Formats: sequence, C1' cells, structure tokens
RNA sequence: AGGUGACAAGGGCAAACUAUCCGCGAGGGUAGGGCGCAAAGCCAAGAGACCCUGAGAGAAUGCUUAUUUCAGGGUUGGUCUGGUUACCGAA
Repeated sequence: AGGUGACAAGGGCAAACUAUCCGCGAGGGUAGGGCGCAAAGCCAAGAGACCCUGAGAGAAUGCUUAUUUCAGGGUUGGUCUGGUUACCGAA
C1' cells in the first nucleotide's frame, strides 16, 4: 500500500414503535427509542419497490371498479449494483 474485518479499543449511525410538525400520497423533519449496521458516510447514475397526475385497454353487452399499458413528475436508498470520501488495528 492492497485485500480483509476480531466477542479488540475509542467513538459513530439508528429499524419497529410513540409524540409532534410537513406532504394529496409514497414519504420526510424534530424529540424519545434501539432492531440492527464496518461505510446504515455522501451522491442518486443503472436496476427494483412504492406514490401522484394524464391518456389508453379493461371481464360475454354498456358504464364503472379491480387490474393493466404508456407518458410525465416524485419517494426510498436500512433492496441490489455503481461512483466517491473516511476512523481503528488482530489474524
């Protein structure tokens, strides 16, 4: 230096849930909480999931709903990949 990640040390983050606020919604902020996490730091490019709007299809006929297709706009990133930065030190 690269790889790797210990029942190591010192620290860090914070799921569900609760309160409150914001958002049509997916969700988000703050406080409590602590399931977990070695990048659960940052980015949001690819895939996924989810939400909203518009248009189309839509059950044997009509309409509509479920559902589904396309387009646009979003959310998440603690679903995976990618990019980037970084603490510690055993085998």
Molecule: c-di-GMP-I riboswitch aptamer
Organism: Nitrospirales bacterium